[in-house]
Context: one part of a larger RNA
């Protein structure tokens, strides 16, 4: 010095991101117990109060002699003075600094955030606000089902049948989910436009009998090539669908102080963001202003709204109980620290 422990004056969070670590709560009974609340909780809320041993005493309970009682008369039931045991409880004493004396053995309140909830995960840095959930919704499937694995045979789905199974979102509850089908995807249509292999075969070349003014021209057949014209889906087109992917505007002006604009005017759009919420896990400018907390408060809570760059099942505000979760705040309690110091033990070091 280091490790584990153990004390500690005065002060008590000044420490530090950050009360990490440590302290303090801690049992039992009996009083007593608050906002909220989904009436179940909240709750061991919070608070507080007794607790050892000695005597005496009164219930209570067990067992059970005697005695009664009753019988299927037995080593029987029932009831139950005594005597024994256990407990609670009263009254007086009596002790210690201290009676739940050791060892075990809940800190507690308040606000806010996010997920309702129990549960699940990154086996060896992450347990959460991440997944998953009851429950909402959409959407495919009529059975030889849709979907899946498999070349196939088959097998799962299911020895099930739409109150069933599958895929996707969302994610308890309570109020709610608002505009836009112009683009993309999905369904539905079927007139018309394009359009593949294929059918088609007009024309065109090559060869050649033949003829020939020797330059050529040129049947049939073989052969190459190949115009029109038919020719499905799709795609173009027409219609629907956003709890399908997704989107949800700018500029000028206007009220009798000033501000501001309920009104007007234009451009552009498929349609311009509804309720709710708002410096938010979302806010750059920002430590934004006010206002609570503290002598002092980039953070917290309440508000404003000027919302760089919320917003309604990539759900939107709420919301009791919940939680090794995040944020702030107090009580309690501490060696976290002001500011350190001793003491035990292992170990380092010194010697053997």
């Nucleotide at each position: 010095c280091u490790c584990u422990g153990g004390u500690u004056a005065a002060g008590g969070a000044a420490c530090u991101c950050g009360g990490c670590a440590a302290a303090a709560u801690g049992c039992a009974u009996c009083c007593g117990u608050a906002a909220c609340u989904u009436c179940g909780g909240g709750a061991g809320a919070a608070g507080g109060a007794u607790g050892g041993c000695c005597u005496u005493g009164u219930g209570a309970u067990g067992u059970g002699u005697a005695a009664c009682a009753c019988c299927u008369c037995g080593c029987g039931u029932g009831c139950g003075a005594a005597g024994c045991a256990u407990c609670c409880c009263a009254a007086g004493g009596u002790u210690g600094c201290a009676g739940a004396u050791u060892c075990c053995a809940g800190g507690u309140g308040g606000u806010a955030g996010c997920g309702a909830c129990u549960g699940u995960u990154u086996a060896a840095c992450a347990a959460a606000a991440a997944c998953a959930c009851a429950g909402g919704a959409c959407u495919a499937u009529g059975c030889a089902a849709a979907g899946u694995c498999g070349c196939a045979a088959g097998a799962c789905g299911a020895a099930g049948u739409a109150u069933a199974u599958g895929g996707u979102c969302u994610g308890a509850c309570g109020c709610c989910u608002g505009c836009c089908c112009g683009g993309u995807g999905c369904u539905g249509g079927a007139a018309g436009g394009u359009u593949a292999a294929g059918a088609g075969g007009a024309g065109u070349u090559g060869u050649c009998a033949g003829c020939u003014u020797c330059g050529g021209c040129g049947a049939a057949g073989c052969a190459a090539u190949g115009a029109a014209u038919c020719g499905a889906a799709g795609c173009c087109c027409c219609a629907g669908u956003a709890a399908a992917c997704g989107g949800c505007g700018g500029c000028c002006g206007u009220a009798a102080c000033g501000a501001u604009a309920a009104c007007g005017g234009u451009c552009c759009u498929a349609a311009g963001g509804u309720a709710g919420c708002g410096a938010a896990a979302u806010u750059c400018c920002u430590u934004g202003u006010c206002g609570g907390g503290u002598a002092a408060g980039u953070u917290c809570c309440g508000a404003c709204c000027u919302g760089c760059a919320c917003g309604a099942a990539u759900g939107g505000c709420g919301u009791a109980a919940c939680g090794a979760c995040u944020u702030c705040c107090a009580c309690a309690c501490u060696g976290u620290c002001u500011c350190a110091a001793c003491c035990a033990g292992g170990g380092a070091c010194u010697c053997a």
Large-subunit ribosomal RNA, domain IV from a metagenome, 352 nucleotides, folded computationally. The RNAcentral record of the full RNA draws on SILVA. Its mean pLDDT, the model's own confidence on a scale to 100, is 87. Its Rfam family is "Bacterial large subunit ribosomal RNA".